[in-house]
A computed fold for a 153-nucleotide RNA from Modestobacter muralis, annotated as c-di-AMP riboswitch aptamer (ydaO/yuaA leader).
Order: sequence, then structure tokens, then C1' cells
RNA sequence: CAGCCGGCGCCGCCGAACCUGCGGCAACCGCCGGGGACGGGGGAUCCACCGCAGUCUCGGGGUGGAUCGUGUCCGCCCACGCAGGGGGAACGCGACGGGCGACUUCCCGCCCGAACCCGUCAGCCAACUCGGUAGGCGGCCACGGAAGACAGG
Repeated sequence: CAGCCGGCGCCGCCGAACCUGCGGCAACCGCCGGGGACGGGGGAUCCACCGCAGUCUCGGGGUGGAUCGUGUCCGCCCACGCAGGGGGAACGCGACGGGCGACUUCCCGCCCGAACCCGUCAGCCAACUCGGUAGGCGGCCACGGAAGACAGG
């Protein structure tokens, strides 16, 4: 000097998941608390929906962009009657939804559609009330196109 790896700081991305001239743990970090900000659930009248009761259930509901339909194939359950019905795994197609291409919109291209919670119960919803503020990535040629904005002259 160059390359690779790691740590801290800084700049940014997804996401509600952030901030602090505050207090405690002696201090950093971190944790707990206070305050601010942000994001969800439950929950009346009115409205909406709705024959009643019971039984059954891979029931039903919620967070989240993470759902719906369909084909092939494999297996399961009810029924048992080679009649019929139900829901499921893998792979594919379509629809829909979300993200990325480092300001915005549109187009284009690419990628993704997980996981968790409640426990048989939940329409909406004022007062009220109960939880959450995690995690994961990238960083200079930040390289798709058009129009615009910002900034500069």
C1' cells in the first nucleotide's frame, strides 16, 4: 500500500417498533421507571346482519402485505353404496396484495406471500379497558425508462 473478515460510530431500507438536557442500577453499554410519539385488540345506543334451538368441527377469530381460485399428483376423514361429501401436502397456472431498482408519480423489470396469538368466543363502536414499540438488511458506479420536484448556476 492492497485484499478479506470482524467490532464501534455514521448514513439509509423493510417494519408501529422511535425520541429523551428526566430518575434508579457508581460510570459506558444495557435494563427498569417517567414523559413524548407511534401501532393494534376488546368494548353500548344507533346502524348493519339475522327464523329458533341443539349438535358437530384439522370450528371460529386476531396481528401481519403474507390471501383467493384452479390443474396435476399423493395421502387422510365421513359415508360405505367403486354413489357422494369434506378438508390437506408437493409442484404448476391465474387473480390479488406487499417490497425493491437510494426524492415523487406512472410505466417496466425483479423478488416475496412467512410466522405467531386467543381458545369454542369477538359485526361496527363513544366512554372505558388490555397488550405492543421486536426483528432483519444495505452502504458509493448507491446504474431501468419517462415526466416532475428539490438543489445549484
The sequence was found by an Rfam model in a public genome assembly. Taxonomically the source falls in Modestobacter (Bacteria, Bacillati, Actinomycetes, Geodermatophilales). It matches the Rfam family "c-di-AMP riboswitch aptamer (ydaO/yuaA leader)". Rfam describes the family as follows. This family represents a conserved RNA structure found upstream of the ydaO and yuaA genes in Bacillus subtilis and related genes in other bacteria.